[in-house]
This is a predicted structure of a 164-nucleotide RNA (FMN riboswitch aptamer (RFN element)) from a soil metagenome.
Order: sequence, then C1' cells, then structure tokens
RNA sequence: AUCUUCGGGGCAGGGUGAGAUUCCCGACCGGCGGUGAUGCGUUCUCCACGCGAAACUGGCUUCGGCCAGCAGUGGAGGGAGAACGACAAGCCCGCGAGCUUCGUAUGAAGCAGGAGCCGGUGAGAUUCCGGCGCCGACGGUUUACAGUCCGGAUGGGAGAGGAU
Repeated sequence: AUCUUCGGGGCAGGGUGAGAUUCCCGACCGGCGGUGAUGCGUUCUCCACGCGAAACUGGCUUCGGCCAGCAGUGGAGGGAGAACGACAAGCCCGCGAGCUUCGUAUGAAGCAGGAGCCGGUGAGAUUCCGGCGCCGACGGUUUACAGUCCGGAUGGGAGAGGAU
C1' cells in the first nucleotide's frame, strides 16, 4: 500500500392509573484508544528458620511389618527483590455515534456532546479494595414524560484482527 473479517449492552418483580418496560419502588447495562503499580500467573536471585519424602538397596521379622541407608537430598512453605505476561476506568484524558450549513464528492465549518467523591493499601490510584453517590444523543410511542420498547440501523464508526 491492497484485500478481507470483526466491531453495543440492559427494567426481573411490583405500585399508581382508563392507559406507563416512559411516572414511583426496585432491577439491569456500560463502545474504542490511552493511563492503570499493589493484587494474579510464570521465571530467576537472595535471606533466615524450621518442616521434610518415596521408589529402590541392605538387615531383622511374630510375615502384620520394623530398623538403617537413600537424605536433611528431592520437594513444599515464609520473607525480600527483579524481569516478563494476561486481566483491568460509564463518571481521569481523548475518540466515535447526533444535528445544521457549504460542497459533485473525499471533506470542511459550526452547534450539541452526560456523570465521583470519601476512606484504605501503596513510592505512585478519582483506575485496585471498601463505602456511599451520579450519568446516559435524536425521532416515535392510539394512552403517560424512555440509558433499557420501536425506529433511522442487515446502517455508521472509533478501532481491533488476519492475509498479500
């Protein structure tokens, strides 16, 4: 560079009501890239303390076993350090998805674009552990307001993998 594959999840059970997966109690979900020590797995080195085999060999035997060697060896465990690897953030930093305008188109510009604190461990954490919180595009929905239903969408895309 070319081709190709993949690439979003979720209201159980109830309440009110004429009517609600939309309100209320409660339940469940979390795209992609970055960062992500402790902890997890593997390997190596060191430290101290102990723990500690078996097959097999030799001897004894009341034939059930016993003693010694094998050997304080192999091995497992405790602590410290190093290297590698996997997992790992909805709310930390970015990206994607939506709408409008311009343009033949690739694309460009603009608008919109949500939400986290406390404590603990640690050299270091808004990421691990514990606790308590919070957030969720647009259109539709005979009737009633949607993160979860229907729809644009068997779409698009951040990106990830494979082949040449």
The coordinates come from a structure-prediction model, not an experiment, and the mean pLDDT is 77.